RNA sequence: GCGGCCGUAAUCUAGCCUGGUAGGAUCUGAGCUUCCCAAGCUCAUUGCCCGGGUUCAAAUCCCGGCGGCCGCA
Numbered sequence: 001g002c003g004g005c006c007g008u009a010a011u012c013u014a015g016c017c018u019g020g021u022a023g024g025a026u027c028u029g030a031g032c033u034u035c036c037c038a039a040g041c042u043c044a045u046u047g048c049c050c051g052g053g054u055u056c057a058a059a060u061c062c063c064g065g066c067g068g069c070c071g072c073a
Base pairs, nucleotide, nucleotide: 001072002071003070004069005068006067007066010026011025012024013023020056028044029043030042031041032040049065050064051063052062053061
């Protein structure tokens, strides 16, 4: 330098192909329960790597950039 794959919450991850309310688990906080702790139950907080385009509508499609991994040279 070229090619491929990937980037979603503090952590792990689904959804992307086929555009239409961002879902699950963990963590954290509050409440219930308990003599206390743990466990359990309920509720809440935190998110689509960045910029642009298309569209009524973009995590999703297109272009560029950044970062990571792998391969080729």

RNAcentral holds the sequence, with entries from ENA. The RNA shown here (transfer RNA) has 73 nucleotides and comes from a Microcaldota archaeon. Lineage of the source: Archaea > Nanobdellati > Microcaldota. Its Rfam family is "tRNA". Rfam's curators write: Transfer RNA (tRNA) molecules are approximately 80 nucleotides in length.